[in-house]
RNA sequence: CGUUCGGGCGAUCGCGGGCGCCCAGAGCUUGUCGAAGAGCGUCCGAGGAAAGUCCGCGCUCCAUAGAGCAGGGUGCCGGGUAACCCCCGGGCGGGGCAACUCGCGGAUAGGGCCACAGAAAAGGACCGCCGGGGUCGAAGCAAGCCAGCUCGCCUUGGCGAGCCCACGUGGUGCUUCGACUUCGGUAAGGGUGAAAAGGUGGUGUAAGAGACCACCGGCGGCGGCAGCAAUGCCGCCGGCCAGGCAACCCCCAUCCGGAGCAAGGCCAAGCAGGAGUGAAAUCCUUCGGGAUGAGGAGCGGCUCGCUCCCUUUGAGCUCCGGGUCGGCUGCUUGAGCCCGAUCGCAAGGCCGGGCCUAGAUAGAUGAUCGCACAUGGGCUUGACGCCCCGGGCAUGUCCUGACGGCGCCGGGCCCCGGACAGAACGCGGCUUACAGAACG
Numbered sequence: 001c002g003u004u005c006g007g008g009c010g011a012u013c014g015c016g017g018g019c020g021c022c023c024a025g026a027g028c029u030u031g032u033c034g035a036a037g038a039g040c041g042u043c044c045g046a047g048g049a050a051a052g053u054c055c056g057c058g059c060u061c062c063a064u065a066g067a068g069c070a071g072g073g074u075g076c077c078g079g080g081u082a083a084c085c086c087c088c089g090g091g092c093g094g095g096g097c098a099a100c101u102c103g104c105g106g107a108u109a110g111g112g113c114c115a116c117a118g119a120a121a122a123g124g125a126c127c128g129c130c131g132g133g134g135u136c137g138a139a140g141c142a143a144g145c146c147a148g149c150u151c152g153c154c155u156u157g158g159c160g161a162g163c164c165c166a167c168g169u170g171g172u173g174c175u176u177c178g179a180c181u182u183c184g185g186u187a188a189g190g191g192u193g194a195a196a197a198g199g200u201g202g203u204g205u206a207a208g209a210g211a212c213c214a215c216c217g218g219c220g221g222c223g224g225c226a227g228c229a230a231u232g233c234c235g236c237c238g239g240c241c242a243g244g245c246a247a248c249c250c251c252c253a254u255c256c257g258g259a260g261c262a263a264g265g266c267c268a269a270g271c272a273g274g275a276g277u278g279a280a281a282u283c284c285u286u287c288g289g290g291a292u293g294a295g296g297a298g299c300g301g302c303u304c305g306c307u308c309c310c311u312u313u314g315a316g317c318u319c320c321g322g323g324u325c326g327g328c329u330g331c332u333u334g335a336g337c338c339c340g341a342u343c344g345c346a347a348g349g350c351c352g353g354g355c356c357u358a359g360a361u362a363g364a365u366g367a368u369c370g371c372a373c374a375u376g377g378g379c380u381u382g383a384c385g386c387c388c389c390g391g392g393c394a395u396g397u398c399c400u401g402a403c404g405g406c407g408c409c410g411g412g413c414c415c416c417g418g419a420c421a422g423a424a425c426g427c428g429g430c431u432u433a434c435a436g437a438a439c440g
Stems, first nucleotide, its partner, number of pairs: 001440005008371006015045007023037001027033001028031001047420001051431002054429005059260004071256005076090005091104005105251002110249002112245003126190002128186014144172003148163007198216006217241002219238008264329004273320005281292004293310001295309005336355005342349002373418001376415007384407004389401004393396001
């Protein structure tokens, strides 16, 4: 790093489900009928993640001419599959000594963004380097010009000639250097940053620079070869070298109806609704109703008694549609598991044989005891290594040894005692949680 397993055995008591036997007996159509329930026997009874509900399917209902827009998913290539944000194999790139592992369309279609720092985050001038101009300073040179001094001429002032040698010195001129400033050039160097505009060497230049050249690295185009392809190798050409982010919009390719087992189906108390059936009469009345009395209905069979109704504003009964509480179903036989053969590098496909392996509904799968065992802790003991301290002589990275300390490995005894976590329609994945064990 990968793969597999993830507590074992036994006893007792208990829980959920299937089947069988035996009771029980609601109910009615009264039967070789039969619901709930009790007992006994037997079989089965959570996971690798049952979790998160993140992807993809089955199943169910609803919707659905076709096309487009919007919106969403996916994104190297090939394969697997019911399908996939999955898996397998391959390619390229990153990491690792290795086993192995992580990532993946387009940044030259366009827009946008790039914290802090930095001058600048995409075509950048802060420092530095170089050139031009200006100002100032220093040194050197010159003695031209103005100023200054001397002489001559003439008209107050001007003109002409000469001097200004050394030191010192007013303006000015030239050269060089320095400082400041300004206008440009420059991507070599410094500095900032996760990232700064290919690398090394040379040519070149005022200084520089792919500006040019050689080699190297990358990119693009064309061609050839290998491969299904991604891509790789080789050759030629082009100075093309202008960063990153697409989980920001976007572009390209491709795929995509919606809701979910509280889906959906069936049965159906009660209450309300509709249709039908439904019982002589008499009296009182304030006209709403009340009473008598046969009758009807109910109180499990009979009598009494009681209650309701008594004529269209009517008790009760029968039927009907929808449907609440509730119940049944969906429900677990399925893209299932195991073994073998076969095809394939593999994921997986296909063939044959065998197996049945939870279906609860406030939710069962647990509790107690015993026996071993992993891990952990304590005590003890043995070997080894190191330290401390002592001894030896051949003075060394030497030899040797007691008490003690530490480490590691093994034995014995005692104690504790098993991680993460619980199905709820099913399945394939991913992700997350996890004591410990085994294998490679």